[in-house]
Molecule: transfer RNA
Organism: Tissierella creatinini
RNA sequence: GGGCGGUUAGCUCAGUUGGGAGAGCACCACGUCGACAACGUGGGGGUCGUUGGUUCGAGCCCAAUAUCGCCCA
Numbered sequence: 001g002g003g004c005g006g007u008u009a010g011c012u013c014a015g016u017u018g019g020g021a022g023a024g025c026a027c028c029a030c031g032u033c034g035a036c037a038a039c040g041u042g043g044g045g046g047u048c049g050u051u052g053g054u055u056c057g058a059g060c061c062c063a064a065u066a067u068c069g070c071c072c073a
Base pairs, nucleotide, nucleotide: 001072002071003070004069005068006067007066010025011024012023013022019056027043028042029041030040031039049065050064051063052062053061
């Protein structure tokens, strides 16, 4: 220098053909328990790496760019 893959909640990750942003764990409250843990119910938490574009509408499509990993040279 070239190619491929990853980037979504505090962490690990889903997200189908472009239309509802989600799960588990963690966190908070309540219930249960003598107490803790576990369990049950409910709740809070998101610039979908960044910028621009396409579209009525983008996590998803296009371009550029940042960063991490792998491969080639």